[in-house]
Molecule: transfer RNA
Organism: Bacteroidota bacterium
RNA sequence: UGGGGUGUCGCCAAGCGGUAAGGCACUAGACUCUGGAUCUGGCACCGUGGGUUCGAAUCCUACCACCCCAG
Numbered sequence: 001u002g003g004g005g006u007g008u009c010g011c012c013a014a015g016c017g018g019u020a021a022g023g024c025a026c027u028a029g030a031c032u033c034u035g036g037a038u039c040u041g042g043c044a045c046c047g048u049g050g051g052u053u054c055g056a057a058u059c060c061u062a063c064c065a066c067c068c069c070a071g
Stems, first nucleotide, its partner, number of pairs: 001070007010024003018054001026042005047063005
C1' cells in the first nucleotide's frame, strides 16, 4: 500500500429491513435472624459521520479501531 474479516448492555452472544433474544454480572424488591440460594422487576437506539427508505443494528458510502492474507 492492496484485499478480506470483525466492531450490538460491564463481559459473552442472537439478530439478515418493521420499533434489540438469552446467559453471566450489576441493581431494586420479596423471602431470611444474617448471608447464600430462590422468586419478581430494572438495566444496550447497535464503532463514528453521511446517504437510501414510510421505516435501517440490518442496505450503500467514507472514515476509525482490532485481526488475517499478499507484497